[in-house]
This record gives sequence, structure tokens and C1' cells, in this order.
RNA sequence: CGACAAAGGCAAACCCGGCAAAAGCCGGGGGCGCAAAGCUACGGGUCUACGUUAGCAAUUAGCCAUCAGCAAACAGCUCGUUGGCUGAUGGCUAAUUAGGACGGCCGAGCUGCCGAA
Repeated sequence: CGACAAAGGCAAACCCGGCAAAAGCCGGGGGCGCAAAGCUACGGGUCUACGUUAGCAAUUAGCCAUCAGCAAACAGCUCGUUGGCUGAUGGCUAAUUAGGACGGCCGAGCUGCCGAA
């Protein structure tokens, strides 16, 4: 780089069963096609969910509570009280975001059979 080659491989739509809120995924059947229609969500793109008062999750900031540590002040036989700083956990508020799916949408990375022109 890609044959009217060889050995093979994968498996669209659709149908059945299952999972998911959905996009879609898995298994079986089935073949439209594919030289990477093998793997990978890195970049782009598309799709789903949601809504202008989203849900869950994540990040940042603020406030409150609990626990631990530090020094200070007050009182003082002992027990202690007060506010401050730091860390952890939990709750609330605000802001940001697909974080989900698609590799048979494109690019990119890695790997792989054969060897004609």
C1' cells in the first nucleotide's frame, strides 16, 4: 500500500430474551456491509436525561454543629469557664459541569492475518 488471491474474522437493519429513566448495552437468531467494522472516550462531533425552580454525583466558596490539638485570659484545693487559630466529619446555601451513551461519525494512539499490483 490493498488483489475477481488464500485462510479466516467481525456483524447493519430487523426479531426474541434480559439490563437501563433514556441514549444505548449484553446474549441468541440474522447479514447490510467492513482491510482493521480489533482495542482505547485523548480531541472533535452526534445522541440521551434534565431544566431555567432539575435529580444524583463532583469541585470551589461561605455559614453552622460535633470531635481532636495549640497557646492565651478568668477562677481556683479539685472539677472548670470564655472566646481565638488549625485539622477532620456532617448539614445548609450559592456557583460551575454530562460526569452518561456512541469506536460501524471523523481524527488520533496501540495491536494484528496475507503479500499480488